[in-house]
RNA sequence: CCGUGCUAGGCGGGGUGCUAGCGGUGCCCUGUACCCGCAAUCCGCUCUAGCGGGGCUGAAUUCCCUCUCGAGGGGCACAGGCCCCGGGGUCAGCGCCCCGUCCCGUGGUGCUGAUGGUUCGGUCCCGCAGCGGUGGAGCCCCGUGAACCAGGUCAGGUCCGGAAGGAAGCAGCCUUAAGCGGUACGCCCCAGGCGUUGCGGGAGCGCUGAACCGGAAUCGCGAGACGGCGGCAGCACCCCGGGUACCGGCUUCGACGGAGGGUGCACGG
Numbered sequence: 001c002c003g004u005g006c007u008a009g010g011c012g013g014g015g016u017g018c019u020a021g022c023g024g025u026g027c028c029c030u031g032u033a034c035c036c037g038c039a040a041u042c043c044g045c046u047c048u049a050g051c052g053g054g055g056c057u058g059a060a061u062u063c064c065c066u067c068u069c070g071a072g073g074g075g076c077a078c079a080g081g082c083c084c085c086g087g088g089g090u091c092a093g094c095g096c097c098c099c100g101u102c103c104c105g106u107g108g109u110g111c112u113g114a115u116g117g118u119u120c121g122g123u124c125c126c127g128c129a130g131c132g133g134u135g136g137a138g139c140c141c142c143g144u145g146a147a148c149c150a151g152g153u154c155a156g157g158u159c160c161g162g163a164a165g166g167a168a169g170c171a172g173c174c175u176u177a178a179g180c181g182g183u184a185c186g187c188c189c190c191a192g193g194c195g196u197u198g199c200g201g202g203a204g205c206g207c208u209g210a211a212c213c214g215g216a217a218u219c220g221c222g223a224g225a226c227g228g229c230g231g232c233a234g235c236a237c238c239c240c241g242g243g244u245a246c247c248g249g250c251u252u253c254g255a256c257g258g259a260g261g262g263u264g265c266a267c268g269g
Base pairs, nucleotide, nucleotide: 001269002268003267004266005265006264009057010056011055012030013029014028015027016026020046021045022044023043024042034054035053036052037051038050063262064261065260066259067258068257072253073252074251075250076249078248080247081246083243084242085241086240087239088238089237093235094234095232096231097230098228099227100226101225102224104222105221106220107219108218109217116213117212118211119210120209121208122207123206124202125201126200127199128198129197130196131195132194134191135190136189138187139186141182142181143180144179150175151174152173153172158167159166160165
């Protein structure tokens, strides 16, 4: 070195969860990897890896170790990126609004006289007066209204009288005073944050009416451009604070893959 037969080992691994801890069933990753039984109200173990039974392979592509790579999972909470919330600043950007100028479009008014100018009025304020209205009080009107101290009539009863008759007079009925209530038609008085008219005074040039001067513009709406040490904090931007683990960061375990190294026994040639 070759052949034959064996043995250790291997026939998946890892993360997470559960657990005092470990392995398995569960979930996930890797990617292809013997079969049967058991297991979440768990199963089997106790120090190295499921336990029980069967099968295949076998000293190397396959077993073991180290390094590397790094799918994926766990942890931290580092707030750098993204996102969310709150407060503040800024109108140098975007957005919205306002104003001005210019230009365009469109529709009115205008030589039967525009804009403008002058004069006199009105609109505004104050005072006085008239009329009206409103409110209040009074009169008028209506109703009610007196045990006796109001009136009339006064049953009964009382008194005077020999009688005829007479007198005062309660209740009842009628009426009425003060008072109370109503009415608002009429009369009269008073008042005012009322209306209107007239007279007088004032303020003012905004709007408006008329007359006159003069002779061609002027007004509204819409789009655009430019401008304003114009406005508004809706967005963007800046500052401060908070939240969140999606990306990134740190840490930990780590499959698959890659590289290097290591590992027998017996017999025969």
The prediction has a mean pLDDT of 77. Bacterial large signal recognition particle RNA from a soil metagenome, 269 nucleotides, folded computationally.